[in-house]
């Protein structure tokens, strides 16, 4: 310094659900709250996955409706990057 990760110390994050705000949604922000986490810090490059107000296609007599990320998700997986602790 790499890899690895204990019923170690020290500390951290916080599902689900509640109120409240925001958003067309999907979610996301803040209090509670803990289901789990060794990067559950950070970036949407690559798959996925979820949304469609509005833009575009289809489609329809019209509306409706279908499809479609440039929206969301880093607690889906890869991959990038940064980090604390040291028992085998």
């Nucleotide at each position: 310094c790499u890899g690895c990760g204990a019923u170690a110390a020290a500390g951290g994050c916080a599902a689900a659900c509640u109120c409240a705000g925001u958003g067309a949604g999907a979610g996301c922000u803040g209090a509670g709250g803990a289901c789990g986490c060794a990067a559950a810090g950070c970036c949407a490059c690559g798959g996925g996955u979820c949304u469609c107000c509005c833009a575009c296609a289809c489609c329809u007599u019209a509306g409706a409706g279908u499809g479609g990320a440039a929206g969301a998700u880093a607690g889906c997986c890869g991959g990038g990057u940064u980090a604390c602790c040291g028992a085998a």

Source information:
Predicted 3D model of an 88-nucleotide RNA (c-di-GMP-I riboswitch aptamer) from Desulfosporosinus sp. OT. Rfam family: c-di-GMP-I riboswitch aptamer. Its family is annotated with cyclic-di-GMP binding in the Gene Ontology. Its mean pLDDT, the model's own confidence on a scale to 100, is 86. The organism belongs to Desulfosporosinus, within Bacteria.